[in-house]
Molecule: transfer RNA
Organism: Elusimicrobiota bacterium
RNA sequence: AGGCCUGUAGCUCAAUUGGCAGAGCAACGGACUCCAAAUCCGUGUGCUGGGGGUUCGACUCCUCCCAGGCCUGCCA
Numbered sequence: 001a002g003g004c005c006u007g008u009a010g011c012u013c014a015a016u017u018g019g020c021a022g023a024g025c026a027a028c029g030g031a032c033u034c035c036a037a038a039u040c041c042g043u044g045u046g047c048u049g050g051g052g053g054u055u056c057g058a059c060u061c062c063u064c065c066c067a068g069g070c071c072u073g074c075c076a
Stems, first nucleotide, its partner, number of pairs: 001072007010025004019056001027043005049065005
């Protein structure tokens, strides 16, 4: 330098191929308990990495950029 993959909640991951962003764990509030743990009930807390574009409508499609990973190559 070129190519490919990944980026969504605090963490790990979904989103049925464009139609209301949501699961587990964690966290928080409550119940229970002398207190705590466990258990039960409740709460999503998010600029879907960033900008632009297409579309009635974008996590999803196009484009540029950023970050991480892998492969190939160049110089030394």